Annotation:
Transfer RNA from a Candidatus Azambacteria bacterium, 84 nucleotides, folded computationally. The sequence was found in a public genome assembly. NCBI's taxonomy places the organism under Bacteria, Bacteria candidate phyla, Candidatus Azamiibacteriota.
[in-house]
RNA sequence: GCCUGGGUGGCGGAAUCGGUAUACGCGAAGGUCUCAAAAACCUUUGAGCGCAAGCUCGUGGGAGUUCAAGUCUCCCCCCAGGCA
Numbered sequence: 001g002c003c004u005g006g007g008u009g010g011c012g013g014a015a016u017c018g019g020u021a022u023a024c025g026c027g028a029a030g031g032u033c034u035c036a037a038a039a040a041c042c043u044u045u046g047a048g049c050g051c052a053a054g055c056u057c058g059u060g061g062g063a064g065u066u067c068a069a070g071u072c073u074c075c076c077c078c079c080a081g082g083c084a
Base pairs, nucleotide, nucleotide: 001083002082003081004080005079006078007077010026011025012024019067027045028044029043030042031041032040046057047056048055049054060076061075062074063073064072
C1' cells in the first nucleotide's frame, strides 16, 4: 500500500427488510431471607436537567440519502486478521 471483519450503557454483547436504541448476561444500588454472612429470590440501573409529570441528548468522528439511519452511501480515526 491492498483486501476482509469490527468500534453500541461501567463491561461482554443483541437489535430481522431502514421503523420504540441498549434485548440478554455480568457488574452495581436497594430490598426479602439469616443471629450474621454466603447462596437464592424481588425491584432498579445509558447520560444531563427536573420535586414530579416529563424534556433534551446519545451507537468512533464528520457529511450525505430518507418522513425516518446503529443499519444505506462517501471521507477520516482506531482495533483485529490476511496478502504483498